Background:
The RNA shown here (transfer RNA) has 74 nucleotides and comes from Puniceicoccaceae bacterium K14. Rfam family: tRNA. The family's RNA type in Rfam is transfer RNA. The organism belongs to Puniceicoccaceae, within Bacteria.
[in-house]
RNA sequence: GGGCGGGUAGCUCAGUUGGUUAGAGCAACUGGUUUACACCCAGUAGGUCGGGGGUUCGAAUCCCUUCUCGCCCA
Numbered sequence: 001g002g003g004c005g006g007g008u009a010g011c012u013c014a015g016u017u018g019g020u021u022a023g024a025g026c027a028a029c030u031g032g033u034u035u036a037c038a039c040c041c042a043g044u045a046g047g048u049c050g051g052g053g054g055u056u057c058g059a060a061u062c063c064c065u066u067c068u069c070g071c072c073c074a
Stems, first nucleotide, its partner, number of pairs: 001073007010026004019057001028044005050066005
């Protein structure tokens, strides 16, 4: 330098043909349970969907650009 794949909650990851409110598990917090802790049960909070721009009535999803991580080739 070229090609491919990834970046979504604190962590690991889903997300269908673009469709109206963006999710799961674990973790955290609160309550229950316990003498207490753990386990367990119920609930709550937590998001610039890597950044910017564009298309569209509507974008995590499509297009352009850029940053970054991994793999392959040279």